[in-house]
RNA sequence: GAGUCGGCCAGACAGUCGCGCGGCUUGAUGCCGCGAGGAAAGUCCGGGCUCCACAGGGCAGAGUGCCAGGUAACGCCUGGGGGGCGUGAGCCCACGGAAAGUGCAACAGAGAGCAGACCGCCACGGCGUUCGCGUCGCGGUAAGGGUGAAACGGUGCGGUAAGAGCGCACCGCACCGCCGGUAACGGUCGGUGGCUAGGUAAACCCCACUCGGAGCAAGACCAAAUAGGGGAACAUUGGCGUGGCCCGCGCCGUUCCCGGGUAGGUCGCUAGAGGCCGCUGGUGACAGCGGUCCCAGAGGAAUGGCUGUCCGCGACAGAACCCGGCUUAUCGGCCGACUCCU
RNA sequence: GCCGACAUAGCACAACUGGUAGUGCAACUGAUUUGUAAUCAGUAGGUUCGGGGUUCAAGUCCUCGUGUCGGCACCA
Numbered sequence: 001g002a003g004u005c006g007g008c009c010a011g012a013c014a015g016u017c018g019c020g021c022g023g024c025u026u027g028a029u030g031c032c033g034c035g036a037g038g039a040a041a042g043u044c045c046g047g048g049c050u051c052c053a054c055a056g057g058g059c060a061g062a063g064u065g066c067c068a069g070g071u072a073a074c075g076c077c078u079g080g081g082g083g084g085c086g087u088g089a090g091c092c093c094a095c096g097g098a099a100a101g102u103g104c105a106a107c108a109g110a111g112a113g114c115a116g117a118c119c120g121c122c123a124c125g126g127c128g129u130u131c132g133c134g135u136c137g138c139g140g141u142a143a144g145g146g147u148g149a150a151a152c153g154g155u156g157c158g159g160u161a162a163g164a165g166c167g168c169a170c171c172g173c174a175c176c177g178c179c180g181g182u183a184a185c186g187g188u189c190g191g192u193g194g195c196u197a198g199g200u201a202a203a204c205c206c207c208a209c210u211c212g213g214a215g216c217a218a219g220a221c222c223a224a225a226u227a228g229g230g231g232a233a234c235a236u237u238g239g240c241g242u243g244g245c246c247c248g249c250g251c252c253g254u255u256c257c258c259g260g261g262u263a264g265g266u267c268g269c270u271a272g273a274g275g276c277c278g279c280u281g282g283u284g285a286c287a288g289c290g291g292u293c294c295c296a297g298a299g300g301a302a303u304g305g306c307u308g309u310c311c312g313c314g315a316c317a318g319a320a321c322c323c324g325g326c327u328u329a330u331c332g333g334c335c336g337a338c339u340c341c342u
Numbered sequence: 343g344c345c346g347a348c349a350u351a352g353c354a355c356a357a358c359u360g361g362u363a364g365u366g367c368a369a370c371u372g373a374u375u376u377g378u379a380a381u382c383a384g385u386a387g388g389u390u391c392g393g394g395g396u397u398c399a400a401g402u403c404c405u406c407g408u409g410u411c412g413g414c415a416c417c418a
Base pairs, nucleotide, nucleotide: 001340002339003338004337005336006335007334008333009332011310012309013308014307015306016305017304019035020034021033022032023031024030037316041327042326044325045324046323047322048321049215050214051213052212056247057246058245059244061211062210063209064208065207066080067079068078069077070076081095082093083092084091085090096206097205101204102203103200104199118145119144120141121140122139124137125136126135127134128133153171154170155169156168157167158166172195173193174192175191176190177189178187179186180185219267220266221265222264229258230257231256232255233254234253238252239251240250241249260417261416262415274293275292276291277290278289279288280287281286311314343414344413345412346411347410348409349408352367353366354365355364361398369385370384371383372382373381391407392406393405394404395403
């Protein structure tokens, strides 16, 4: 100088006027305390919580997909394996199965799946011949050319009429054994096989594993009001119980539409798989123990305005039941570890 | 707040099991007419909402965004 990875901050301080919630408090104009984020976002996964059988069987459906571990759980994270990129630190990968079956491959091309003879190469036969060969027929061939995204192992030697795993050596591939590893997988190891088995599964499918549905407008309680009116569907072999079907279980009239009424209050509502510090175990994700702290809870929905000083002139963006992730957006700056070049 | 659907030419819509993106109206040019409309003949116009991926090949399959639209209170 160039770069890689991990973590952190998100203008600061003071004054003043406001806003929301809680406490003093039965009451407030008073006093005290607290008051957005790393993504509060997208709602893409997983879980808690609530109701329906604390959730049951089967089909169908959906999702995940190398191995092992972590976790409440996951499609997340950590470690490892394999493949790819980079000089490197490192980064990326929907990474099971194509010898269970089915399908697809436009155009081009002779041939697109247990393929194929267009040009070329070669043998034989006929005819012509300037004796170099030309042409026709019938065969052989997959070396060379050509088409295509893809043409049925690669290089070399032998072999042959020309060729060809036809034979051999090396490389690659497949299978078996042995060794290492919990496993995925690896081996400079040994043997067997001339090679059979191309691509596509983010096509159907197969295999393994996971998944009941709905969502705080869930749900519970109090209060108020009305025409408990009309229509439709079923009626116990039925209807409903929040995706569909069958069973099971629960309830017995239920559901839907039109019409009518109220759109008030309380709970759920924030102390939690919680934050910070230390020790221990573990490569790590993480776990255990001890200490310490309380950190928004509205219901038209609060976190803002002004003044002063300073810097680098401040990005993306605003909680609405909660939590763990992923993804996306994001001015600038700081710290630590490491790599390459000089 | 929660749940769901859609985006293709100027407008309204197609496109099967991935294989050259079409149809109608509108626009433009020419013919017809004294002229216009209608009619006839022809022409142009598309990053298939945007980025990335799978595949030989993507409007279609997968994924991440953007935008638009719809539904969801309680009582009897």

Predicted 3D model of RNase P RNA and transfer RNA as a complex of 418 nucleotides. The coordinates come from a structure-prediction model, not an experiment, and the mean pLDDT is 82. It holds a member of the Rfam family "Bacterial RNase P class A". Rfam classes the family as a ribozyme.